The prediction has a mean pLDDT of 81. A computed fold for a 73-nucleotide RNA from a Candidatus Pacearchaeota archaeon, annotated as transfer RNA. It matches the Rfam family "tRNA". From the family's description: Transfer RNA (tRNA) molecules are approximately 80 nucleotides in length. By type it is a transfer RNA.
RNA sequence: GCCUCGGUAGCUCAGUUGGUAGAGCAUUCGCUUCGUAAGCGAAGGGUCAUGGGUUCAAUCCCCAUUCGAGGCU
Numbered sequence: 001g002c003c004u005c006g007g008u009a010g011c012u013c014a015g016u017u018g019g020u021a022g023a024g025c026a027u028u029c030g031c032u033u034c035g036u037a038a039g040c041g042a043a044g045g046g047u048c049a050u051g052g053g054u055u056c057a058a059u060c061c062c063c064a065u066u067c068g069a070g071g072c073u
Base pairs, nucleotide, nucleotide: 001072002071003070004069005068006067007066010025011024012023013022019056027043028042029041030040031039049065050064051063052062053061
């Protein structure tokens, strides 16, 4: 330098023929208990890496940039 894959909640990751984004764990609160843990219920938490384009509408499609992993030379 080139190619491929990836960046989504605090962490690990889903997601979609383009139509208001979810799970598990964690956190907080409640129930339960003599108490703790476990169990059950609920809540909070997201500029979907950044910028631009297409579209009525973009996490998803296109372009560029950036960060990480792998490969080739």